[in-house]
Context: one part of a larger RNA
């Protein structure tokens, strides 16, 4: 290149917004770049085929024809692609009216709980474990009352429930703010999907600079175990868990499943709507639209399994894969403070 493929076998990018690019709804119209049809012209010679010549062949040799898949040019088609121009609503956006949610950001409140610290009461244990032993207590612990100061989480409601592109959001009020959905019209009229490159986001852990530090707890120490025990256990304990500003860009970043649009049985369950029964709630019941499970036809899978939330049937863009170890290394780039992060071989070898 080309083919075959990515849920567990190698392969989905951690996630968005988005350039270039790809690729794009209907009707009607122009010219006619692709297209497509007919003439013309070139597409040297040998060579390949045919016939003939040739010493017996071959080589060689003459002649035909095809072919040379193109290329130019000269006329005609207009379906379908690409340009241009009118139009249209179904894709796509606004407007309006609601309901539902731990969605993001700021500030500020609250109780419970654990630790400290004061002060009452009280006396000989506490605390831990298999069992203890460090440890902590007559300088009065532990218990148990009452004041008080910090941080940090936010029981129960909670739910296989919700909300968000992921990461990921869970006390309560207000303030800012982003995104889904329903439900009648109106309106703009393809404005649409994808996205190389780039930008922005990004758990934990670490990193810098300054705050905090009650709980917990890498490293350490110390008591147990144990042959030994650099562990499991127990008592202690610092970096960090927290805030502020700034870097890190990684992860089983998992649904181990890229995104869009179309199309294909059905039963149950929840969450946001709509509607009908007998006026409203409950409750039935229908309905359709939008998200979340579960279970199964039909198809699909090497099987496990997946099935309108497809791995099914097809179309568009995109990443990504091509035995195993070497190796996510080296070397070189780039990007970081730095940790190391991107990007990424070969020898050899099986």
């Nucleotide at each position: 290149c080309u083919g075959g493929g990515c849920g567990u076998a190698a392969a989905g990018g951690g996630c968005g917004c988005g350039u270039a690019g790809g690729c794009g709804g209907c009707c009607c119209u122009g010219g006619a770049a692709g297209u497509u049809c007919u003439g013309g012209g070139u597409g040297a010679a040998a060579g390949c085929u045919c016939c003939c010549g040739g010493c017996u062949c071959a080589a060689c040799u003459g002649g035909g024809a095809g072919a040379g898949u193109g290329c130019c040019u000269g006329g005609g088609a207009a379906a379908c692609c690409a340009c241009g121009g009118u139009g249209c609503u179904g894709g796509a956006g606004u407007g309006c009216u609601g309901g539902a949610g731990a969605g993001g950001g700021a500030a500020g409140c609250g109780g419970a709980a654990u630790u400290c610290c004061c002060g009452g009461u009280g006396u000989a244990g506490c605390g831990g474990u298999g069992a203890a032993a460090u440890g902590c207590g007559u300088a009065g612990a532990u218990a148990u009352c009452g004041g008080g100061a910090g941080g940090a989480a936010c029981a129960c409601u909670c739910g296989a429930g919700g909300c968000g592109a992921a990461g990921g959001c869970g006390g309560c009020u207000u303030c800012c703010u982003g995104g889904a959905c329903a439900g009648a019209c109106a309106c703009u009229g393809a404005c649409g999907c994808u996205g190389a490159g780039g930008c922005g986001c990004g758990a934990a852990a670490g990193c810098u600079a300054g705050g905090g530090g009650a709980g917990c707890a890498a490293a350490c120490a110390g008591g147990a175990u144990u042959a030994g025990a650099u562990a499991c256990c127990c008592u202690g304990g610092u970096a960090g868990u927290c805030c502020u500003a700034g870097c890190c860009g990684u992860a089983a970043a998992c649904g181990a499943u890229g995104g869009g649009c179309a199309c294909u049985a059905g039963g149950u369950g929840u969450g946001g709507g709509g509607g009908g029964u007998a006026u409203c709630g409950a409750c039935c019941c229908c309905u359709u639209c939008u998200g979340u499970g579960c279970c199964g036809a039909a198809g699909c899978u090497a099987a496990c399994g997946c099935a309108u939330u497809a791995a099914g049937u097809g179309c568009c863009c995109c990443g990504c894969c091509u035995g195993g170890g070497g190796a996510g290394u080296a070397c070189g780039g780039u990007c970081g403070c730095a940790a190391g992060g991107c990007u990424g071989a070969a020898a050899c070898u099986c």